[in-house]
Context: one part of a larger RNA
Molecule: large-subunit ribosomal RNA, domain I
Organism: Pseudomonadales bacterium
RNA sequence: CGCGAAUGGUGGAUGCCUAGGCGGCAACAGGCGAUGAAGGACGUCGUAGCCGACGAUAGUCCUCGGGGAGCUGGCAAACAAGCUUUGAUCCGGGGGUAUCCGAAUGGGGAAACCCGGCCUGUUUACAGGUCAUCCGCGUCUGAAUUCAUAGGGCGUGGAAGCGAACCCGGGGAACUGAAACAUCUAAGUACCCGGAGGAAAAGAAAUCAACCGAGAUUCCGUCAGUAGCGGCGAGCGAACCCGGAACAGCCCAGUUCACCAUCAAACCGGAAUGCCUUAGUGGAAUGUCUUGGAAAAUUCAGUCAUAGAGGGUGAAAGCCCCGUACACGAAAAGGUGCUCCGGUGGGGUGACGAAGAGUAGGGCGGGACACGUGUUAUCCUGUCUGAACAUGGGGGGACCAUCCUCCAAGGCUAAAUACUCGUUGCCGACCGAUAGCGAACCAGUACCGUGAGGGAAAGGUGAAAAGAACCCCGGAGAGGGGAGUGAAACAGAACCUGAAACCGUUCGCGU
Numbered sequence: 001c002g003c004g005a006a007u008g009g010u011g012g013a014u015g016c017c018u019a020g021g022c023g024g025c026a027a028c029a030g031g032c033g034a035u036g037a038a039g040g041a042c043g044u045c046g047u048a049g050c051c052g053a054c055g056a057u058a059g060u061c062c063u064c065g066g067g068g069a070g071c072u073g074g075c076a077a078a079c080a081a082g083c084u085u086u087g088a089u090c091c092g093g094g095g096g097u098a099u100c101c102g103a104a105u106g107g108g109g110a111a112a113c114c115c116g117g118c119c120u121g122u123u124u125a126c127a128g129g130u131c132a133u134c135c136g137c138g139u140c141u142g143a144a145u146u147c148a149u150a151g152g153g154c155g156u157g158g159a160a161g162c163g164a165a166c167c168c169g170g171g172g173a174a175c176u177g178a179a180a181c182a183u184c185u186a187a188g189u190a191c192c193c194g195g196a197g198g199a200a201a202a203g204a205a206a207u208c209a210a211c212c213g214a215g216a217u218u219c220c221g222u223c224a225g226u227a228g229c230g231g232c233g234a235g236c237g238a239a240c241c242c243g244g245a246a247c248a249g250c251c252c253a254g255u256u257c258a259c260c261a262u263c264a265a266a267c268c269g270g271a272a273u274g275c276c277u278u279a280g281u282g283g284a285a286u287g288u289c290u291u292g293g294a295a296a297a298u299u300c301a302g303u304c305a306u307a308g309a310g311g312g313u314g315a316a317a318g319c320c321c322c323g324u325a326c327a328c329g330a331a332a333a334g335g336u337g338c339u340c341c342g343g344u345g346g347g348g349u350g351a352c353g354a355a356g357a358g359u360a361g362g363g364c365g366g367g368a369c370a371c372g373u374g375u376u377a378u379c380c381u382g383u384c385u386g387a388a389c390a391u392g393g394g395g396g397g398a399c400c401a402u403c404c405u406c407c408a409a410g411g412c413u414a415a416a417u418a419c420u421c422g423u424u425g426c427c428g429a430c431c432g433a434u435a436g437c438g439a440a441c442c443a444g445u446a447c448c449g450u451g452a453g454g455g456a457a458a459g460g461u462g463a464a465a466a467g468a469a470c471c472c473c474g475g476a477g478a479g480g481g482g483a484g485u486g487a488a489a490c491a492g493a494a495c496c497u498g499a500a501a502c503c504g505u506u507c508g509c510g511u
Base pairs, nucleotide, nucleotide: 001510002509003508004507005506006505007504008503009502015496016460017459020431021430022428023427024426025425026424027423028422029420030419031162032161039101040100041099042055043054044053046079047078049075050074051073061095062094063093064092065091066090070083071082072081106115107114108113116131117130118129119128120127121126133159134158135157136156137155138154139153140152141151166197167195168194169193170192171191177184181231207214208213218245219244220243221242228236229235249412250411251410252356254352256351257350258349259348260347263345266344267343268342269341270340271339273337274336275335276334277333278332280328281327282326286301287300290297302319303318304308310322311321312320361385362384363383364382365381366380367379368378371397392407393406394405395404396403447454448453467495470482471481472480473479
């Protein structure tokens, strides 16, 4: 040195576990903000730090409910000092306080800082209040310039900023595909901007259809990868009918007239009442034997069940604990339903009227329609033009006639549909610490970057700390040996299990 056996170290795989994730179902909620948000800075406890909570009334104050014996949040013990059956801590509703920054709004500013004006109070100093901009409305004033207007002042109401996706609108790529590439595609996608709502948008036919008829919109299925479009390449790709989901219709363009009824599914306020949400309450039934550290295992004998969901307890529990089925519960706040009252406001029938113009259409240039200009209808319009008036007009995919059908150039409209930052409950042939969110752990942290931005690693003693008193070696060490605890300490905190690589020790054999 090699091989073998044994026994260790190192290392942290594997197994088991789950505090965290992932996906979904149902219900709710779908906004917050100048009454100062989201997000932060700095503070607040008897004791240093961090997290959470709170705000100079600062680990809180008041009040109304719940609850009922301990409490002064967590890491995290300990000491000190207190609170509490005159009901604390805790849970829920309402209210108060709420430093500074931040739309940040008195001015400034290198966020959390600096510097003011005015009013009131008052003792110098301070305390309270107020002072940004824009828009609407009202009002007062008011130039050049007579009237006026611009401008200015005051009052009042509103806006702003943030937020995950969904929605509408305004803009709008490229990679890529076409096996190159230019029309085309990707795609009206990504992205930017504006705006809104709990949904948005659309919506009551100048629609389809086909000589039969249907009867707003939206969504799903189907029609159908069809008809078509297309360097007829790559590719793009309908509609009608039909089957479903859901259904709902109205108003103005009339200071008209008559009659009828007196009121609706509308809005606001109030009353009564039901349900739901935000705390909670009650809630059945078991004991032995054996093994064991421990019984829930085993044995024997019982018992409940509208409860044998689930979790915990020293192994595996319907009956030990929390719960579960079931049955109850709100002073306050919110949501929602029904009824009634008051107000705003308006209803029905008939008659006569009325019935949307720089519009429809046309030329040119574009865009949207599945449709790339094509034989290309239809829709939108930058530009130039430009009708008719219900005896009228649009459409039916060039165009014309017949026929059919509808009535543009004003407006509103629930549901079926889309989404999930979030709340509650439940579920999973989802993961189980190199997995599952980046993050099970004080993670968007440490760290990296001037910055935009990038972005980790890191879980497990034991049933219980019973976390090793005391002794010994040692540096008042590190570490270890005894002793002790424990079922176990080769469970000793670098702590469950403890693989392999790698490194030793002992023995045997070989060289």